[in-house]
This record gives sequence, C1' cells and structure tokens, in this order.
RNA sequence: GCCGGGUUGGUGGAAUGGCAGACACUGCGCACUCAAAAUGCGUUGCCCUCACGGGCGUGUGGGUUCGACUCCCACACCCGGCACCA
Repeated sequence: GCCGGGUUGGUGGAAUGGCAGACACUGCGCACUCAAAAUGCGUUGCCCUCACGGGCGUGUGGGUUCGACUCCCACACCCGGCACCA
C1' cells in the first nucleotide's frame, strides 16, 4: 500500500431502517440479620429540574431518508490476511 472485520454506559453485550443500551455483571439504596454473607426489592449512559418532566448520546465529520447504531462517503483507531521491504 491492497482486502476483510470491528469501534455502543463502569464491564460483557442486545437491537441491523421504526421507543438505543434488552439481558447479565458491577456499583448504589432499602428490607431481612445481633452482625455479616447469601437472598429479595428498587435503582444504575450524560446534562438540566425541588418534582413532574425536558435535552443530548452508538469512534469523528458529512450525506441519504418522514425516520439511521443499522445504508452511502471521508477520516481516526483496533484486529486479521496479502503484498512490498532496493
């Protein structure tokens, strides 16, 4: 350099044009307990709000579309293969 695959919360990951993060783990709170573990319940991307609720978010920047994690273009990074190595 060429070809292919990948990039989503604290972690593993789901959704593959139609409510992003299902589900599990971790964390936090509560219950139970003399206390703890285990177990159960609630909660767990970020920001604003007393609350109700609102806004943003799928590597980065554009594009297509009523609608994009998903399709197209460019770029960055990671993994694999091939080529080159005077």
Predicted 3D model of an 86-nucleotide RNA (transfer RNA) from Nocardioides halotolerans DSM 19273. The source organism's lineage runs through Bacteria, Bacillati, Actinomycetes, Propionibacteriales and Nocardioides halotolerans.